[in-house]
RNA sequence: UUGGUCGCCGGGAGAGCGUGAAGUGCUUUUCUGCUGUCACCGCCGAAGGCGCAACCCCCAGGAACCGCUCAGGCAAAAGGACCGACGACGCAGC
Repeated sequence: UUGGUCGCCGGGAGAGCGUGAAGUGCUUUUCUGCUGUCACCGCCGAAGGCGCAACCCCCAGGAACCGCUCAGGCAAAAGGACCGACGACGCAGC
C1' cells in the first nucleotide's frame, strides 16, 4: 500500500396494513382499537438454506444478484444480499 477478517456508522429492494374462527395481552362508553394464536388463499426474494445451475475449471470440484421457495418476509419497526466511510488486526500479496 492493495486485498482479507472483524468492529462501528450511513445507504439499501421486493411482495395483501388479505380473509375467517376462537379469543392472549393491553386498551375502550362499546368484540372500540392495537397486538398475539390457529386455519385458509394470494404473493416476495437481497438473512440463511438447497439446486441436475449461468459461469469458472476441466479430474474432481467451486459457484451468481440465476432457479427453488424449506426457513424467512409482504403498513411502520425490526431484518436485509450488497455498496460506501472510519477504525483495528497484520492474516495474504506487492